This is a predicted structure of a 148-nucleotide RNA (glmS glucosamine-6-phosphate activated ribozyme aptamer).
Model confidence (mean pLDDT): 80 of 100.
[in-house]
RNA sequence: GGACUGUGGAUAGCGCCAGACCGCUCUGCGGUUGACGAGGAGAGAAGUGAUCGAAAAUUCGGCGGAUGCUUCUCCGGCAGGCGAAUGUCGUCAGCAAAAAAACAAAUAUGCGGGCAACCGCAAAACAAAGUUUUUUGCCCUUCGCGUU
Numbered sequence: 001g002g003a004c005u006g007u008g009g010a011u012a013g014c015g016c017c018a019g020a021c022c023g024c025u026c027u028g029c030g031g032u033u034g035a036c037g038a039g040g041a042g043a044g045a046a047g048u049g050a051u052c053g054a055a056a057a058u059u060c061g062g063c064g065g066a067u068g069c070u071u072c073u074c075c076g077g078c079a080g081g082c083g084a085a086u087g088u089c090g091u092c093a094g095c096a097a098a099a100a101a102a103c104a105a106a107u108a109u110g111c112g113g114g115c116a117a118c119c120g121c122a123a124a125a126c127a128a129a130g131u132u133u134u135u136u137g138c139c140c141u142u143c144g145c146g147u148u
Stems, first nucleotide, its partner, number of pairs: 001060001002033008012025004036053003042074007075090005081145005094138008109122005
C1' cells in the first nucleotide's frame, strides 16, 4: 500500500422497485490485521529471492534488518614434536550413511475482553532440519627441521 471492521455522509451509479427503505459501489472519521515455532555467529570484503518444518490464511504486496550459502583474504583447530604447503573444519573446530534418543509454537479447543474486525490468557497434541549416542565406510597427505 492493500485487506477487514465500526460509524457518519452523499443519493450520483447498480440491484430491488411505482417510489422510498435497504444492500453494493463512492466518501469523511476512528479502529483491526499485517509469519507459527525449531535451528543458527572466529574477523573482514563481495555476491545471493538466506536453513528447517508446522499451518493453509492477505503467513498478500513493499521496505528495512539478519547468525545461511558461495568465493577471496586473515586468525584459529585437526592431519602423532616444530615450521611450511595442501586438505578440511570453526573453538564440542574431517566427510558420508544407518539405527536409536530428547525437543516446538501457532492453528483448533476453553476462558476472558471488544458493538465488530480482532486481541489476551490457559492447558494438551503433533514436525523437519540440525544435535547427541552407537555402528559402518571414506579421509588421515607432502616437504623441511628436530628427537630417539
Description: Rfam family: glmS glucosamine-6-phosphate activated ribozyme aptamer. For this family Rfam cites "Evidence for preorganization of the glmS ribozyme ligand binding pocket" (Hampel and Tinsley, Biochemistry, 2006). It was read from a public genome assembly, where an Rfam model found it.